[in-house]
Molecule: Glycine riboswitch aptamer
Organism: uncultured Nakamurella sp.
RNA sequence: CCUCGCGGGAGAGUCCCGGUCCGACCGGGACGCCGAAGGAGCAACUCCCUCCCCAUCAAUCUCUCAGGCACCAGAACCGCAAGGGA
Numbered sequence: 001c002c003u004c005g006c007g008g009g010a011g012a013g014u015c016c017c018g019g020u021c022c023g024a025c026c027g028g029g030a031c032g033c034c035g036a037a038g039g040a041g042c043a044a045c046u047c048c049c050u051c052c053c054c055a056u057c058a059a060u061c062u063c064u065c066a067g068g069c070a071c072c073a074g075a076a077c078c079g080c081a082a083g084g085g086a
Stems, first nucleotide, its partner, number of pairs: 001084003005080004013031007032069003038065001039063003046055001
């Protein structure tokens, strides 16, 4: 550093119509939101250096493509344990 297991783990939604086993789900329409899977973008430093340009360059920041907005699931990150690699 990577993989796997266990534990912790936030945020954000409603309305209308129809179906329905009346919890929710499915289909259609409408506007509104969240950031902590993933993805994308940017600083200083560094490099060059007369100028201009180019390159390198991080995130929990920014964007929201994707994803998400009861629960579940997922979830960056943290802890414990095992294995593998350098």